[in-house]
Context: one part of a larger RNA
RNA sequence: CUGGGCGUAAAGCGCGCGUAGGCGGGUCUUUAAGUCAGAGGUGAAAUCCUGGAGCUCAACUCCAGAACUGCCUUUGAUACUGGAGAUCUUGAGUCCGGAAGAGGUUAGUGGAAUUCCCAGUGUAGAGGUGAAAUUCGUAGAUAUUGGGAAGAACACCAGUGGCGAAGGCGGCUAACUGGUCCGGUACUGACGCUGAGGUGCGAAAGCGUGGGGAGCAAACAGGAUUAGAUACCCUGGUAGUCCACGCCGUAAACGAUGAAUGUUAGCCGUCGGGCAGUAUUCUGUUCGGUGGCGCAGCUAACGCAUUAAACAUUCCGCCUGGGGAGUACGGUCGCAAGAUUAAAACUC
Numbered sequence: 001c002u003g004g005g006c007g008u009a010a011a012g013c014g015c016g017c018g019u020a021g022g023c024g025g026g027u028c029u030u031u032a033a034g035u036c037a038g039a040g041g042u043g044a045a046a047u048c049c050u051g052g053a054g055c056u057c058a059a060c061u062c063c064a065g066a067a068c069u070g071c072c073u074u075u076g077a078u079a080c081u082g083g084a085g086a087u088c089u090u091g092a093g094u095c096c097g098g099a100a101g102a103g104g105u106u107a108g109u110g111g112a113a114u115u116c117c118c119a120g121u122g123u124a125g126a127g128g129u130g131a132a133a134u135u136c137g138u139a140g141a142u143a144u145u146g147g148g149a150a151g152a153a154c155a156c157c158a159g160u161g162g163c164g165a166a167g168g169c170g171g172c173u174a175a176c177u178g179g180u181c182c183g184g185u186a187c188u189g190a191c192g193c194u195g196a197g198g199u200g201c202g203a204a205a206g207c208g209u210g211g212g213g214a215g216c217a218a219a220c221a222g223g224a225u226u227a228g229a230u231a232c233c234c235u236g237g238u239a240g241u242c243c244a245c246g247c248c249g250u251a252a253a254c255g256a257u258g259a260a261u262g263u264u265a266g267c268c269g270u271c272g273g274g275c276a277g278u279a280u281u282c283u284g285u286u287c288g289g290u291g292g293c294g295c296a297g298c299u300a301a302c303g304c305a306u307u308a309a310a311c312a313u314u315c316c317g318c319c320u321g322g323g324g325a326g327u328a329c330g331g332u333c334g335c336a337a338g339a340u341u342a343a344a345a346c347u348c
Stems, first nucleotide, its partner, number of pairs: 003320004007302002012316001014201004021194003025088007033081002035077008049065006091191001092188003095184005103177007110154001114150008125136002162169002206247006215241002220236004258315006266293012297304002321348003330341004
């Protein structure tokens, strides 16, 4: 390379948008580039192959044939692919009428709790633990009542519930705003799928500047434990956690399962719509999500099973024994931390 693979053995980019490219619905007409058929030319010789012949055999040599799977020209065929034209509606989109939602951004606002401050009551303990001690407290703590301040997070509702491409999103209200679903079948008429590069988003931690700082809490200090204890436990406590703007670009970024389309038994929940049966409640049915079980089929097994890991097609990414190593060097990016791309020697 041809292959074979990618849930757990190596292997799906963290996730979108999208350029080139690849692939692409029904019908008709046309063209004849791909494709197929015929003919002609060429495809040097030697070599290879087949059948003979000659050196005593063989190697070797000679003769003939076949082959040279290719290219060019030309004449046709038109199913499929491509090009051109026309047309259609089922793919895709638009429109109209409804619906649900922690989808996003900004502003405002609410109560509980925590901590602190002030004042009252009150007196000797309080904290904390397996047990203690560090710690706080007669300069009045803990407890309790009233008042005030601040920051952060939103109990119950809450649900293998909802929304979002993923990361993620949860008090309430308003404004702005993205997507989805159902019904109608009015409009466009293949406008589609995927997507190398590219570009945007991207938890936490971390970084820069300026704010903020209640609680929590790396580092750090002390007390314990212990043979030791640079830990687990306790008392404190700074970055940080929060906000604005700008970077970083990584995670067990997981469903460890790329995206899209079609097909292939069912049963039971649940969420959002529609329809029917006199129906907010019940039943049936249908579309879209989200779960449990299960047949065929698949799988090394576990298991998956209409939300496939089944059966097929298209496109992209990735893997190729373990270690060395996701490292070195170089490139790119970054303020840095580092990220990304990514070997080899050697060794088993």